[in-house]
The part of an RNA shown here (large-subunit ribosomal RNA, domain IV) has 319 nucleotides and comes from a groundwater metagenome. The RNAcentral record of the full RNA draws on SILVA. It matches the Rfam family "Bacterial large subunit ribosomal RNA". Its family is annotated with structural constituent of ribosome and ribosome in the Gene Ontology. The coordinates come from a structure-prediction model, not an experiment, and the mean pLDDT is 88.
Context: one part of a larger RNA
RNA sequence: CUAGCGUUAAGGAACUUUGCAAUAUAGCGUCCGUAACUUCGGGAUAAGGACUGGUCGCCGCAAGGCGACCCGCAGCGAAAGACUCCAGGCGACUGUUUAUCAAAAACACAGGUCUCUGCUAAACCGUAAGGUGAAGUAUAGGGGCUGAUGCCUGCCCAGUGCCAGAAGGUCACGAGGAGGGGUUUACGCCCUGAAUCCAAGCCCUGGUGAACGGCGGCCGUAACUAUAACGGUCCUAAGGUAGCGAAAUUCCUUGUCGGGUAAGUUCCGACCCGCACGAAUGGUACAACGGUCUGGAGACUGUCUCAACGCUAGACUCG
Numbered sequence: 001c002u003a004g005c006g007u008u009a010a011g012g013a014a015c016u017u018u019g020c021a022a023u024a025u026a027g028c029g030u031c032c033g034u035a036a037c038u039u040c041g042g043g044a045u046a047a048g049g050a051c052u053g054g055u056c057g058c059c060g061c062a063a064g065g066c067g068a069c070c071c072g073c074a075g076c077g078a079a080a081g082a083c084u085c086c087a088g089g090c091g092a093c094u095g096u097u098u099a100u101c102a103a104a105a106a107c108a109c110a111g112g113u114c115u116c117u118g119c120u121a122a123a124c125c126g127u128a129a130g131g132u133g134a135a136g137u138a139u140a141g142g143g144g145c146u147g148a149u150g151c152c153u154g155c156c157c158a159g160u161g162c163c164a165g166a167a168g169g170u171c172a173c174g175a176g177g178a179g180g181g182g183u184u185u186a187c188g189c190c191c192u193g194a195a196u197c198c199a200a201g202c203c204c205u206g207g208u209g210a211a212c213g214g215c216g217g218c219c220g221u222a223a224c225u226a227u228a229a230c231g232g233u234c235c236u237a238a239g240g241u242a243g244c245g246a247a248a249u250u251c252c253u254u255g256u257c258g259g260g261u262a263a264g265u266u267c268c269g270a271c272c273c274g275c276a277c278g279a280a281u282g283g284u285a286c287a288a289c290g291g292u293c294u295g296g297a298g299a300c301u302g303u304c305u306c307a308a309c310g311c312u313a314g315a316c317u318c319g
Stems, first nucleotide, its partner, number of pairs: 001314008010305002014303001019300001027052001029051004037042001039148001053070007071075001076081001083298007090290002095107002111146007123132003149285004154215003159212002161208005168203003174197002179192005216234005243277001244274001255271005
C1' cells in the first nucleotide's frame, strides 16, 4: 500500500453530488402520556417519560399489589431485538418487473368508461376434424382506454376512423343483344359489340370525442402613469372552460416577492409574463402506504478538521 476489523483528545456533517459509509436508536414487558391531519378505520408502539433483581410476610384463584430486608458499577444484568420528527413531488394501497448494471414515478390493481357478442356467441388456435371461450349465456364473455376515493371531466364532427342511410352518381364479373365485320352458292360458323339490367365499395346525406385528434392573430380604448372590463378587424371546424401553474412541464432563469440559513442555482409558500399545463394520451385535491425521489431538524458519530494506534489476511524478504 490492498482487503477486512477495533479504539480515539477537542469539535460534530465543517466531508460530500448526497450523512454515501459507519456510529447511534433498540424487549408488540408494565405504567403514564400522545399532535397536525383524516376516507373517522387510522395517524399510533406517534412523539415523550418512568419502572424492571433476590428473600420473607400479608392480600389475591391467578396475574399481581403492599410492606420489610439483602446484593451489585450495572436487575428486559449475556446474545438477539425500531433512529425519530417536519415539509413537498410521484404512485392510492398489498403486489409485479429488465434470470446476469435499472425495483422505479414503469407494469398490475380494485374502480370508471367505450365497444363487440343472442349462443353453432363474439374473439382465438387449427389445412381440417376438432378445441378454448364454457359444461358459461349480456349481473356473461372478448377487445380498447383510464387507474382507489372526493370534486369534476368544457368547446370543435372541417380532416381521419367508426356507425346509420329502400333515393341519386360511379362501378367488376355476369346477363343483354341494336349494329358492324370475316367466310360461304347457301344453310351456317366465327369475331366484335351500343343501349339496358346488376353487388360491395367509393362519392353523397346524417350521426359520433372516456373515437384518432384539434382547441388563433393584429390594432385601439378609462381624468397621473400603468393596465384594459370595452371596441374594431382578419382567419377558423372550434379558438383552451373549471382547475392547476418557473411545475418530473419555464428557454430567457439563480424570474420576482416572502420563509428557512450568518450566507440557499436546491427546498417550501405565493405571483402568472404557461418559450411549450389542462380535463379518462384524464384535470385537481387527498388520509393511509413506499428498500421511491427532494429539502430541513434532532440525536449520533473518524464522513471531515487531521490523522494516529492496534489486530487479521495479502503485498515485501528468504525458502